[in-house]
Context: one part of a larger RNA
Molecule: small-subunit ribosomal RNA, 5' domain
Organism: Portibacter marinus
RNA sequence: GGAUGAACGCUAGCGGGAGGCUUAAUACAUGCAAGUCGAGGGGCAGCGUGGAACUUCGGUUCUGACGGCGACCGGCGAACGGGUGAGUAACGCGUACAGAAUCUACCUUAUAGUGGGGAAUAGCCUUGGGAAACUGAGAUUAAUGCCCCAUAGUAUUACCUUUAAUAUUUAUUGGUAAUUAAAGCUCCGGCGCUAUAAGAUGACUGUGCGUCUGAUUAGUUAGUUGGUAGGGUAAAGGCCUACCAAGACGAUGAUCAGUAGGGGGCGUGAGAGCGUGGACCCCCACACGGGUACUGAGACACGGACCCGACUCCUACGGGAGGCAGCAGUAAGGAAUAUUGGACAAUGGAGGCAACUCUGAUCCAGCCAUCCCGCGUGCAGGAUGACGGCCCUACGGGUUGUAAACUGCUUUUGUUAGGGAAGAAACCCUUUCUUUUAAGAGAGGCUGACGGUACCUAAAGAAUAAGCACCGGCUAACUCCGUGCCAGCAGCCGCGGUAAUACGGAGGGUGCAAGCGUUAUCC
Numbered sequence: 001g002g003a004u005g006a007a008c009g010c011u012a013g014c015g016g017g018a019g020g021c022u023u024a025a026u027a028c029a030u031g032c033a034a035g036u037c038g039a040g041g042g043g044c045a046g047c048g049u050g051g052a053a054c055u056u057c058g059g060u061u062c063u064g065a066c067g068g069c070g071a072c073c074g075g076c077g078a079a080c081g082g083g084u085g086a087g088u089a090a091c092g093c094g095u096a097c098a099g100a101a102u103c104u105a106c107c108u109u110a111u112a113g114u115g116g117g118g119a120a121u122a123g124c125c126u127u128g129g130g131a132a133a134c135u136g137a138g139a140u141u142a143a144u145g146c147c148c149c150a151u152a153g154u155a156u157u158a159c160c161u162u163u164a165a166u167a168u169u170u171a172u173u174g175g176u177a178a179u180u181a182a183a184g185c186u187c188c189g190g191c192g193c194u195a196u197a198a199g200a201u202g203a204c205u206g207u208g209c210g211u212c213u214g215a216u217u218a219g220u221u222a223g224u225u226g227g228u229a230g231g232g233u234a235a236a237g238g239c240c241u242a243c244c245a246a247g248a249c250g251a252u253g254a255u256c257a258g259u260a261g262g263g264g265g266c267g268u269g270a271g272a273g274c275g276u277g278g279a280c281c282c283c284c285a286c287a288c289g290g291g292u293a294c295u296g297a298g299a300c301a302c303g304g305a306c307c308c309g310a311c312u313c314c315u316a317c318g319g320g321a322g323g324c325a326g327c328a329g330u331a332a333g334g335a336a337u338a339u340u341g342g343a344c345a346a347u348g349g350a351g352g353c354a355a356c357u358c359u360g361a362u363c364c365a366g367c368c369a370u371c372c373c374g375c376g377u378g379c380a381g382g383a384u385g386a387c388g389g390c391c392c393u394a395c396g397g398g399u400u401g402u403a404a405a406c407u408g409c410u411u412u413u414g415u416u417a418g419g420g421a422a423g424a425a426a427c428c429c430u431u432u433c434u435u436u437u438a439a440g441a442g443a444g445g446c447u448g449a450c451g452g453u454a455c456c457u458a459a460a461g462a463a464u465a466a467g468c469a470c471c472g473g474c475u476a477a478c479u480c481c482g483u484g485c486c487a488g489c490a491g492c493c494g495c496g497g498u499a500a501u502a503c504g505g506a507g508g509g510u511g512c513a514a515g516c517g518u519u520a521u522c523c
Base pairs, nucleotide, nucleotide: 001523002522003521004520006519007518008517009516010515013375014374015373016372017371018370019368020367021333026331027330028329030328031327032326035076036075037074040073041072043069044068047067048066049065050063051062052061053060054059083286084285085284092211093210094209095208096207097206098205099204102203103202107199108198109197110196111195112194113193114192115149116148117147118146125138126137127136128135129134155179156178157177158176159175160174163171164170184191185190212258213257214256219249220248221247224246225245226244227243228242229241230240231239261283262282263281264280265276266275267274268273288309289308290307291306292305311322312321313320314319339365341364342363343362347361348359349358350357351356378409379408380407381406388400389399390398391397392396415459416458417457418456419455423450428445429444430443431442432441433440434439435438467512468511469510470509471508472493473492474491478507479506480505481504482503488495489494
């Protein structure tokens, strides 16, 4: 000198963009953050419509008939998105390969199919236990829930066979046998369902190389290293088990200890390098601490389950409930870090044929000079060089200083008044046309949280707007007064003991400027 997720002191006009618990992965009141589908189903608690009966004319009762729909069965989603960096020195990450050792819901393409039957169960009803959380029994009912049969091959398994390659049990051609499918709904346009193949996407696994410090850590290791057999997995493998062998790693640093999420990047530097990993993007890990599996295409699952533990809460003392490292917010800790805001209008996601619903993702707004950038606080003229202040060699000069007053001008900004966006085109509705007949093209209509915001126009009026640090040398900027090795200053050298440009004040000056200094850290 540059830099910062900064803090502190003094000061403070505005706009745009960005950023904002670095500490206690401490504890959390309250609200919200994952639902959706009635075009899968039985139904009808509540709301509305229609109908019927009664009526004190207020209304009441009945009726799933219709719009719809609480709870329930079922499907898809909830494994995404969002948070944090505790753990991890590791194939975790980065990079380059490999999988002849693998899986992949939704989506796309292609081929084929969608026939017949059955038993339950929630809900509803009846009834029991419990303070509650919740839960038991009986009767009965549906489905795109569950089961059985049929049919089926480029599927699976076994065997035979052809060709090719190889470390190999591999791939490939043809054949035989056995085994395993399906679901309906409909506004009649469609939407689905099953099997197989291929793609896409995502995931999993292995390997080479790279990846902090300590030798005042030198030896470490029994599922340990390898083999055989079996189990397990989507899949190779001590991944697991039994048996057999005695190996395996290590001064090219094993083991142990400490520290740490990794990378793209970021800061600095001419570069080499050094430091760093906040925001954004990719990967990993975690979800009160620890463990376990279930469901599922996918989890060993932040707002799922079970067990143990700590903590908090409710209790009728028998027993129960909970997990903000989601968004706000609270307490605590701390030098220190924001609103219990608006909207789904856009982008994206989930469900749905769609309308639409949900979405603290996201888009916006609020707070904070925390940072970066931009703008303003006026411009021109104006000398009796005014008054006042300060200084001096003091009847006089110098300086503040064209500074002020005064005259003219302008109106960025601010105030007031008026107008007023882009971001929106799709979906959908109406309609025209085209053909590839379920799609495409055109026209019109509908939709804005931000926001009456940005922006534009007009009016009056210099009107609304300057501080902070420094002035001995380094280092730009000097005098007076006070103090008297005191009080104090100080980054280094060093100032201060009676003429202090170094302390404190004043005048003047220098630097930067809505900031300026200080502290901390890095280069």